Context: one part of a larger RNA
Molecule: large-subunit ribosomal RNA, domain II
Organism: Bacteroidota bacterium
């Protein structure tokens, strides 16, 4: 990891409830027991008890009533009749109560052959090396001290085997080895190392102290009991069709992943014309204060200006008045404009009633649930940064529980809701060069950027290029080029070193000559000078120039492994635009064949046909019908002329499955109805074997 076996809602109750059956019925019923048959799931007696016929009140107590009360009021609860016994099922309950699964608690014991620590007895430590104390001998002293040389052999001394440890490294990591191996390190006469026998025991021990060690187990050993502790957690919980079908809300809560109580779902009843009238659309007829609009309609906020109280500021005055004011500013007027907590005003939608149509549901009671983590998006809005695949509301929709097409892929987006079969058709979003199933379809512009061809892009820049509007110039010669000319007072004035068209300032920015020429458009010079422009003529000979609106493009444009529209590729398209024809496209929609559910109708009437041209996705979940496996009874069968079993083939049933056969097999083994269950496995890091 397979394969085989096993492996999870059960049992019991004088308990509670409700459905269905069945007896009896204003009544039901017996228990313990006792006696008879005679061993049975026997029968009779046994009325004790227990539910039910009355209630109401705390009670006394009264009673079809009672109770509160002063009440004959007026309210509660109840009366106007069904119930009870046994059976089988659905849920509770009380027991371990669907199975497994804890760390923990509690107590009874066992344990110091590991190991920590200490007794008590014994055991080891090759060699080297250094040389304390004291002695002793000389030297020295008054006499010590002291000096040298011998001698001696201390040390938790040195180097180093053996024996202790175990520094650092590499092997090893399904290992030779649940801690090793080799190199290399530390100790090595000591707080040394070890043998043997003893001592300490679980909230205890012991610890040169790491919370270590106390037999691979230690922030409290292990092993039996309590025990199947307890788990609002996790995980699993086994055959088959058919019918419905659901929540992620709301109020509560030591409560947030749990529940209780509404709320959706499911079956049953009220139910066959009668509790109720839901849904939709019309038409009347209401409430109301959102959008939306307004504000000389309030509160409030507020742009400009005006008018003018009040303030600031200046001038004046010995003071009071008084005056001015590009300041501040109430209040009034003109003007613009704001508001979820503002409204003189005011829709749609949606709601509420009555009627009328169309469809068929909805309420109410009683059984069973699950659900109470929901997500995305489209519209309305809070929070946040008009951020989030974000977070809270409201409303729709979808997923969730939904499969099919289309978006490359790709819960939610478009399209559309799958009984079942087809080698029939039509169509929907989407598409039709070729992978790819259909038009290289037609008709009239656009795009040159591979822009675009089904993810994103801005301010701002630009003589890209299509379209329109308006407008100046222009055969009396426009515009662009070429050629010429662009002068004088005057170097205007000021200012400055210097300022001569051209650093700056002021001007009457003038005036002459003139086709025409600024007291100067820009380069340039220290100042001049130079170059140039406006502005004129002449050359040429037909449209120029300007603004504004679009429309497709171009730049702006930067991400982490080579790019790419899915790909190839494609430019009057195989890009965009607009208009138009045709085909392809799904489990939609038709056709043809079948089958189930329901309601109705009919009938040979309890299962058959017709019909609605009616429904038939589905998770948790609710209801119905079935299948098979043990095993009991009654009835009936099969088998050595081959039972079950094992593996084939056929058929039959929508299926769980069945029948029939051939080969094995070698002795049992069905089949109908009924009952009862150790009654179905793919999961549970399931349990035991096997490979």
């Nucleotide at each position: 990891g397979c394969c085989u076996a096993c492996g999870a809602g059960u049992u019991a109750c004088u308990c509670c409830u409700c459905a269905c059956u069945g007896g009896c019925g204003a009544g039901g019923u017996u228990a313990a027991g006792u006696u008879c048959u005679u061993u049975a799931u026997g029968a009779a007696c046994g009325g004790a008890g227990c539910c039910g016929u009355a209630g109401c009140g705390a009670a006394a107590g009264c009673g079809a009533g009672u109770c509160c009360a002063a009440a004959u009021a007026g309210g509660g609860c109840g009366c106007u009749u069904a119930g009870u016994c046994a059976g089988u099922g659905g849920g509770g309950g009380u027991a371990g109560a669907c199975g497994c699964g804890a760390a923990a608690c509690u107590u009874u014991g066992u344990g110091a052959u590991c190991u920590a620590u200490c007794c008590a007895u014994g055991g080891g430590c090759a060699g080297g090396u250094u040389g304390a104390a004291g002695g002793u001998u000389g030297g020295g002293u008054a006499a010590a001290a002291c000096c040298a040389a011998u001698u001696g052999g201390a040390g938790g001394a040195c180097c180093g085997a053996a024996c202790c440890c175990g520094u650092u490294a590499a092997c090893g990591u399904u290992g030779a080895a649940a801690a090793g191996u080799u190199c290399u390190g530390g100790g090595a006469u000591g707080a040394c190392c070890u043998g043997u026998g003893g001592a300490u025991a679980g909230g205890g021990g012991u610890g040169a102290a790491a919370g270590g060690c106390c037999a691979a187990u230690c922030a409290a050993a292990c092993u039996g009991a309590g025990a199947g502790a307890u788990a609002g957690c996790u995980c699993g919980u086994a055959c088959u069709c058919c019918c419905c079908g659901a929540a992620a809300u709301g109020u509560u809560u030591u409560u947030a992943g749990g529940a209780a109580c509404a709320g959706c779902c499911u079956c049953g009843g009220a139910u066959u014309a009668u509790g109720a009238c839901g849904u939709c659309u019309g038409u009347u007829a209401g409430a109301g204060g959102u959008a939306g609009a307004g504000c000389u309609a309030c509160u409030g906020a507020u742009u400009g200006g005006g008018c003018u109280a009040g303030g600031g500021g200046g001038c004046u005055u010995c003071a009071c008045c008084g005056c001015c004011u590009a300041c501040c500013a109430a209040a009034c007027c003109c003007u613009g404009a704001c508001a979820a907590a503002c409204u003189c005003c005011g829709a749609a939608u949606g709601c509420u009633a009555a009627c009328a149509g169309a469809u068929a549901u909805c309420u109410c009671c009683g059984g069973g649930a699950g659900u109470g983590a929901g997500g995305c998006u489209g519209c309305g809005g809070g929070c946040g940064c008009u951020a989030a695949g974000g977070u809270c509301c409201g409303u729709g929709g979808c997923c969730g529980a939904g499969a099919g097409g289309g978006a490359a892929a790709u819960a939610a987006c478009c399209c559309a809701g799958a009984a079942u079969a087809g080698c029939a058709g039509c169509u929907a979003a989407g598409g039709u060069c070729c992978c790819u199933a259909a038009u290289a379809c037609g008709u009239a512009g656009u795009u040159a950027a591979g822009u675009u061809g089904a993810u994103c892009a801005a301010a701002c820049g630009a003589g890209g290029u299509g379209a329109g509007a308006c407008u100046u110039c222009u055969a009396u010669g426009a515009c662009a080029g070429c050629c010429a000319g662009g002068a004088u007072g005057u170097u205007u004035g000021c200012u400055u070193g210097g300022a001569a068209g051209c650093a700056g300032c002021c001007a009457u920015c003038c005036a002459u000559u003139u086709a025409a020429a600024g007291a100067g458009u820009g380069c340039g010079u220290a100042a001049c000078a130079g170059c140039u422009c406006a502005c004129u003529g002449g050359u040429c000979g037909a449209g120029a120039g300007g603004u504004c609106u679009u429309g497709c493009a171009c730049g702006g444009a930067a991400a982490a492994u080579a790019a790419u529209c899915g790909g190839g590729c494609a430019u009057c398209a195989a890009a965009c635009u607009a208009c138009g024809a045709a085909c392809c496209g799904a489990a939609g929609c038709u056709c043809u064949a079948u089958g189930a559910u329901u309601g109705c109708c009919a009938c040979u009437a309890c299962g058959u046909g017709g019909u609605a041209u009616a429904u038939c996705g589905g998770u948790a979940g609710g209801g119905g019908a079935g299948c098979a496996u043990u095993g009991a009874a009654a009835c009936u069968g099969c088998a050595u002329c081959g039972a079950a079993g094992g593996u084939g083939u056929a058929c039959g049933g929508c299926g769980a499955c069945g029948u029939a056969u051939g080969c094995u097999g070698g002795a049992g083994c069905g089949g109908u109805u009924u009952c009862a269950a150790a009654a179905g496995a793919a999961a549970a890091u399931g349990u035991a074997g096997g490979c």